[in-house]
RNA sequence: AACUCAUCUAGACCGGUCGAGGGAACAGGCCCGACGACACCGGGGCAACCAGCGCAGGAGCGCCAGGUGCCACUUCCUGCGGGGAUCCGACCGGGUCCGCCGACAGAUGAUCC
Numbered sequence: 001a002a003c004u005c006a007u008c009u010a011g012a013c014c015g016g017u018c019g020a021g022g023g024a025a026c027a028g029g030c031c032c033g034a035c036g037a038c039a040c041c042g043g044g045g046c047a048a049c050c051a052g053c054g055c056a057g058g059a060g061c062g063c064c065a066g067g068u069g070c071c072a073c074u075u076c077c078u079g080c081g082g083g084g085a086u087c088c089g090a091c092c093g094g095g096u097c098c099g100c101c102g103a104c105a106g107a108u109g110a111u112c113c
Base pairs, nucleotide, nucleotide: 004110005109006108007107008106013043014042015041016040017039021032022031023030026079027078028077029076044071045070046069049067050066052063053062054061055060075105080102081101082100083098084097085096086095087094088093
C1' cells in the first nucleotide's frame, strides 16, 4: 500500500506525561472529557489471525504465546437497498419503530510489493 480472502454483538485497566478536544472522514444523533478525555510512554491484561508444537485419513481440533492486533459505547448509532411491526381508511405514496438481512465505507489479520 492496490487487489484478494477471513473476521468484526464476546473479552481485556492501572500508573506517568501532556493540556482540549475526542469517539476514522461528512451530516444528524448519542456519548466521553479540566473528577484531565484523546494522544504518547511504562507496566498489566484480553484474544488467538499468522508462526511453532501435538492429534487426525481429512475437514478440523487442541497446546503454546514468538510476530501482529486489541483493552468506553455493536465498527457507538443512522445515512444506500431490502425485510418485519404499526399508523396515515384501502391502492399508490409516505411517517414512526426494530441490537432483522445485505451492500458501501472502515478496522484488523493473512497475503502481496